[in-house]
Context: one part of a larger RNA
RNA sequence: UGACGGGGGCCCGCACAAGCGGUGGAGCAUGUGGUUUAAUUCGACGCAACGCGCAGAACCUUACCCGGUCUUGACAUCCCAGGAACCCGCCCGAAAAGGUGGGGUGCCCUUCGGGGAGCCUGGUGACAGGUGCUGCAUGGCUGUCGUCAGCUCGUGUCGUGAGAUGUUGGGUUAAGUCCCGCAACGAGCGCAACCCUUGUCGUUAGUUGCCAUCAUUAAGUUGGGUACUCUAGCGAGACUGCCGGUGUUAAACCGGAGGAAGGUGGGGAUGACGUCAAGUCCUCAUGGGCCUUACGAUCGGGGCUACACACGUGCUACAAUGGCCGAUACAGAGCGUUGCGAACCCGCGAGGGGGAGCCAAUCGCAAAAAAUCGGCCUCAGUUCGGAUUGGAGUCUGCAACUCGACUCCAUGAAGUCGGAAUCGCUAGUAAUCGCGGAUCAGCACGCCGCGGUGAAUACGUUCCCGGGCCUUGUACA
Numbered sequence: 001u002g003a004c005g006g007g008g009g010c011c012c013g014c015a016c017a018a019g020c021g022g023u024g025g026a027g028c029a030u031g032u033g034g035u036u037u038a039a040u041u042c043g044a045c046g047c048a049a050c051g052c053g054c055a056g057a058a059c060c061u062u063a064c065c066c067g068g069u070c071u072u073g074a075c076a077u078c079c080c081a082g083g084a085a086c087c088c089g090c091c092c093g094a095a096a097a098g099g100u101g102g103g104g105u106g107c108c109c110u111u112c113g114g115g116g117a118g119c120c121u122g123g124u125g126a127c128a129g130g131u132g133c134u135g136c137a138u139g140g141c142u143g144u145c146g147u148c149a150g151c152u153c154g155u156g157u158c159g160u161g162a163g164a165u166g167u168u169g170g171g172u173u174a175a176g177u178c179c180c181g182c183a184a185c186g187a188g189c190g191c192a193a194c195c196c197u198u199g200u201c202g203u204u205a206g207u208u209g210c211c212a213u214c215a216u217u218a219a220g221u222u223g224g225g226u227a228c229u230c231u232a233g234c235g236a237g238a239c240u241g242c243c244g245g246u247g248u249u250a251a252a253c254c255g256g257a258g259g260a261a262g263g264u265g266g267g268g269a270u271g272a273c274g275u276c277a278a279g280u281c282c283u284c285a286u287g288g289g290c291c292u293u294a295c296g297a298u299c300g301g302g303g304c305u306a307c308a309c310a311c312g313u314g315c316u317a318c319a320a321u322g323g324c325c326g327a328u329a330c331a332g333a334g335c336g337u338u339g340c341g342a343a344c345c346c347g348c349g350a351g352g353g354g355g356a357g358c359c360a361a362u363c364g365c366a367a368a369a370a371a372u373c374g375g376c377c378u379c380a381g382u383u384c385g386g387a388u389u390g391g392a393g394u395c396u397g398c399a400a401c402u403c404g405a406c407u408c409c410a411u412g413a414a415g416u417c418g419g420a421a422u423c424g425c426u427a428g429u430a431a432u433c434g435c436g437g438a439u440c441a442g443c444a445c446g447c448c449g450c451g452g453u454g455a456a457u458a459c460g461u462u463c464c465c466g467g468g469c470c471u472u473g474u475a476c477a
Stems, first nucleotide, its partner, number of pairs: 001477002003474003007471007015461002019425005026316008034307002042053002064302007073127001077126002079123005086103006107116003129291002133288002138285002140280003143276001145274001150189006156165003169180003195268004200236007209226003214223002239262001242256005318418001322377006334365003339358002344353003384415001389410007431453007
């Protein structure tokens, strides 16, 4: 100087408390451990691994296993020889591969002999190739402490020196934020602000948007209008600016006015010096060492989907604030030409036929759902719950056996609110309800977004956890 303390002081955070809803019990989905297996590819392991890499494992993916095959190779450059490239068959084979037949002759230069570029085939070796190892050789990227308020430097001063001072102290703040004091005076990286979005108003613009007035219609449908909504550009607005009080005449705090908004208005992006030899050699790049008729390459099939069990994360429930039937409203954000696909017809349905319109403020996906109104059920393992299984189908795709999603009929399991323990959340939040998107042929209870309905509670900081500053002890570095 740090680190640590079941030392002290001050302070903060859904850290506790106060509340609301869960997890832990059930069934299923998914990840992991374990076990099994020819293989169940690999990585990730307290917080910070476990719906994580995977924003899509039937083939492909695929890295694993079995089998069939190749050896200058699936891919790149160079050299030699031949042929245009390329297209269409046939045989064999599971395919890869192998054999064979036919069509076909381009571009540039030319002394018409040929040469060249490009592509294909064969050959020689230099080489290719490796998701093989080392993340404890690395770059890059990322997690985490933590959006915590800290981390440092120059000069000066003090100390033999390590170092200290500044950065401590008194107030204050979300903040090393600001004020005052002070052997310090300044400065940098962080904080804040500048950026995006949302909340109010003005202005510009008025189609594909909108409709107050006029006409018209089944309908903003059409004429018309550009007020309003909206869209998207520009601007205004919030600064403790104003008033009162407290305070040291300071910084600031408390209350108030005005205001759409008030003291950082809400949300986001933004992550200092560093820590964990944290994670990643399987995104990529890369040192080293390893393989080279194989640890490379290709194809078919299988596996990654196994199942006595254990754990994590979720979904659906156990019901009446509910379930079922009928009727009837109200979103936002997105996506669409290999696409979204309307009306209409068929089917109980998944879906099929159909093909209008739309490169989309124009057309479509598209029905929002909870809610509301009416009716039935009356506390039961039920008109709750939907697992499981049988049968019949639909769609995608070369192909749904291993191993897809969905539909219909039948079946109707566990489950009556969950032990010890444990998680999230402070407001348009929790809870609850549906909608969209990426990936994607198909496949979503996951993920990323969007809106609808919309709470309760916070006395307080003694205690648990994490963190900041000062101080103290130490046989630790």
Source information:
Predicted 3D model of a 477-nucleotide part of an RNA (small-subunit ribosomal RNA, 3' major domain) from a metagenome. Its mean pLDDT, the model's own confidence on a scale to 100, is 86. RNAcentral holds the full RNA, with entries from SILVA.